[in-house]
Model confidence (mean pLDDT): 87 of 100. The part of an RNA shown here (small-subunit ribosomal RNA, 3' major domain) has 466 nucleotides and comes from an uncultured bacterium. The full RNA is in RNAcentral, with records from ENA and SILVA.

Context: one part of a larger RNA
RNA sequence: UGACGGGGGCCCGCACAAGCAGCGGAGCGUGUGGUUUAAUUCGACGCAACGCGCAGAACCUUACCAGGGCUUGACAUCCCCGGGACCCGCCGGAAAGGGCGGGGUGCCUUCGGGAGCCGGGAGACAGGUGCUGCAUGGCUGUCGUCAGCUCGUGUCGUGAGAUGUUGGGUUAAGUCCCGCAACGAGCGCAACCCUCGUGGCUAGUUACGUUGGUGUCUAGCCAGACCGCCGGGCACAACCCGGAGGAAGGGGGGGAUGAUGUCAAGUCAGCAUGGCCCUGACGCCCUGGGCGACACACACGCUACAAUGGCCGGGACAGCGGGCAGCCAAGCGGCAACGCGGAGCCAAUCCCUGUAAACCCGGUCUCAGUUCGGAUUGGGGGCUGCAACUCGCCCCCAUGAAGGCGGAGUUGCUAGUAACCGCGGGUCAGCCAUACCGCGGUGAAUAUGUUCCCGGGCCUUGUACA
Numbered sequence: 001u002g003a004c005g006g007g008g009g010c011c012c013g014c015a016c017a018a019g020c021a022g023c024g025g026a027g028c029g030u031g032u033g034g035u036u037u038a039a040u041u042c043g044a045c046g047c048a049a050c051g052c053g054c055a056g057a058a059c060c061u062u063a064c065c066a067g068g069g070c071u072u073g074a075c076a077u078c079c080c081c082g083g084g085a086c087c088c089g090c091c092g093g094a095a096a097g098g099g100c101g102g103g104g105u106g107c108c109u110u111c112g113g114g115a116g117c118c119g120g121g122a123g124a125c126a127g128g129u130g131c132u133g134c135a136u137g138g139c140u141g142u143c144g145u146c147a148g149c150u151c152g153u154g155u156c157g158u159g160a161g162a163u164g165u166u167g168g169g170u171u172a173a174g175u176c177c178c179g180c181a182a183c184g185a186g187c188g189c190a191a192c193c194c195u196c197g198u199g200g201c202u203a204g205u206u207a208c209g210u211u212g213g214u215g216u217c218u219a220g221c222c223a224g225a226c227c228g229c230c231g232g233g234c235a236c237a238a239c240c241c242g243g244a245g246g247a248a249g250g251g252g253g254g255g256a257u258g259a260u261g262u263c264a265a266g267u268c269a270g271c272a273u274g275g276c277c278c279u280g281a282c283g284c285c286c287u288g289g290g291c292g293a294c295a296c297a298c299a300c301g302c303u304a305c306a307a308u309g310g311c312c313g314g315g316a317c318a319g320c321g322g323g324c325a326g327c328c329a330a331g332c333g334g335c336a337a338c339g340c341g342g343a344g345c346c347a348a349u350c351c352c353u354g355u356a357a358a359c360c361c362g363g364u365c366u367c368a369g370u371u372c373g374g375a376u377u378g379g380g381g382g383c384u385g386c387a388a389c390u391c392g393c394c395c396c397c398a399u400g401a402a403g404g405c406g407g408a409g410u411u412g413c414u415a416g417u418a419a420c421c422g423c424g425g426g427u428c429a430g431c432c433a434u435a436c437c438g439c440g441g442u443g444a445a446u447a448u449g450u451u452c453c454c455g456g457g458c459c460u461u462g463u464a465c466a
Stems, first nucleotide, its partner, number of pairs: 001466002003463003007460007015450002019413005026303008034294002042053002064289007073125001077124002079121005086103006107114002127278002130276003136272002138267003141263001143261001148187006154163003167178003193255004198223007207214002226249001229243005292432001305406001309365007321352003326345002331340003372403001377398007419442007
C1' cells in the first nucleotide's frame, strides 16, 4: 500500500422486510450428471455450466461408431503428358469406389503454341473439429452502470509511498458546493445518439368518418423541461421540499453505451495463430448406425390438479412483423389435418390475417378423480421429404394414467411492472419450439423500515496474510 475480520461509523441495491405469482410434489418437454453402449462426438461446472455453444441432429449437418473404399488426395500453387469442354450407355456394387464402351470436336494464334476446362503421372505439398485457452490474437462472461481508476507539476517522507481523491454538506454519480499544500488534467459519471409520450410546420400514395380534403394515420423537420417562475428550508452555496402552469417535471419512461482492473474465468470446435503430433492415415469419400440409449439424480420450463372453472352457441377490439422455386384470396371437396382451385401481391395496395386470445352475452355441468386433467396406448388418415423402422409434425375415432395446490428449502417482480392472454419473427424442406427474440391486450398488491441474510461503495481500526 492492499487484502481480510462472526471490528466500528456512514450509505446504497427487489438484499431483507411488506406484497403478488411461482419453483421444490404429479405427468410431459428440454438440458446436465450418472449408467449403459460398437458409438451414445466435443465443449461449458458456484454466483458467472446445466431450453448454454445448437436462431432447427431422419440422410446432410457430424466432428462419434461399424463396415466398404481413396490415396498428390474433397480444396490451393507449381511441372510433364494426353484430351475441346462436355454428353450418353453397359457390367457388377448398399453407395462411394472399380471395370468397359460410344458420341463430340469450340476460343485466341506470329502456326511453334497459348488461355480455360477435363483426365493421367511424379514430387514439392495439401489435409487434420488431433493436443496445448497454463504459449497467443480476437471476441465474450463477471464484479458492475458499481463510482470508481489514474497522471503532470508541486509539497511531505531515508524509503515503500502519501498528498491531490481525506474533511463538512449534497447527489443516481469522484454530481456539485464549501473548506484544505496543493494546483490542474485524463479515463470513467453526465450530456451529445436512438426510441416512446405533447404540439406546430412541411409532404402526402398504396392510408383515412368519403370526395370538400388531411381530423386519424404515414415520415421528415422544429418546438417543448431549464429547479425557468412562486413559497419554504439550508452557510446567503451546492442542493432539498411544496405549489402554479403544462402532454410531460426536478434524471419524464425505455434503449444503446461497460473506466483501471479481477477471476492463469470462457473459447485452439466460429475464425486466426506459436509449438507439438498424424501422413496408404489422427487425412478424404460412402452406406448404415449413433448424437434420440434409461435403474436413477439435478436444472430450466410446459400442462394441470378445476366452478373468479370446463364445454357449447353467438358477439367485440390489437400491435410488432413476414412473403417470388414465396405469402396464398374467393369458390369447391373432406368431420378434420388437408386436397382441388387459381385471383391478387416484389406489397401502407394483395396475402399470412373476411378468426387475435383472454373478454362480453346466452345455455349447460354442481363438487365428483368429475363434462376437471390430459399422459399413455390401439386403429384410421394427412403433409414435408430420395427416404419418416431406429427417429418428424398434424388430424380424426377410441383409450383415458398421475395429479385434490406440493417437506426442508428456493426464484422473479416496485407500474403499464408482476400476473394472466394471445400474436409475429429468425433458424427452417419438414420439425420434436412448451425454447429464444420481439409485439400488443387485460392489468394488480405492497414498501412501516434498514436490526438481520446476500452483494457493493467511502472513511476508520486490528493483523502473525501478500